[in-house]
RNA sequence: GCUCUGAUGGCGGAAUUGGUAGACGCACAGGACUUAAAAUCCUGUGAGAAGUAAUUCUCGUGCGAGUUCGAGUCUCGCUCGGAGCACCA
Numbered sequence: 001g002c003u004c005u006g007a008u009g010g011c012g013g014a015a016u017u018g019g020u021a022g023a024c025g026c027a028c029a030g031g032a033c034u035u036a037a038a039a040u041c042c043u044g045u046g047a048g049a050a051g052u053a054a055u056u057c058u059c060g061u062g063c064g065a066g067u068u069c070g071a072g073u074c075u076c077g078c079u080c081g082g083a084g085c086a087c088c089a
Base pairs, nucleotide, nucleotide: 001085002084003083004082005081006080007079010026011025012024019069028044029043030042031041032040046059047058048057049056050055062078063077064076065075066074
């Protein structure tokens, strides 16, 4: 240099043919139980903003553009990781 492949919350990992992103698990937080803990059970958990609250809004799938009513998914460029190939007096 060429080819293939991958990058999604704190972690692992989903998402049919382009149609509510983060299912499910772990971890964490709050609660129940307990003399106290562990285990177990219940609830919550991407980020930010507003609100007493219910809730609402904005942003978010490595980065930048494009196509599309709509992109994690398709196209182009770039960055980084992995694998293979080629070149190298």
A computed fold for an 89-nucleotide RNA from Ignavibacteria bacterium GWF2_33_9, annotated as transfer RNA. Its mean pLDDT, the model's own confidence on a scale to 100, is 80. Lineage of the source: Bacteria > Pseudomonadati > Ignavibacteriota > Ignavibacteria. The sequence was found in a public genome assembly. Rfam family: tRNA. The family's RNA type in Rfam is transfer RNA.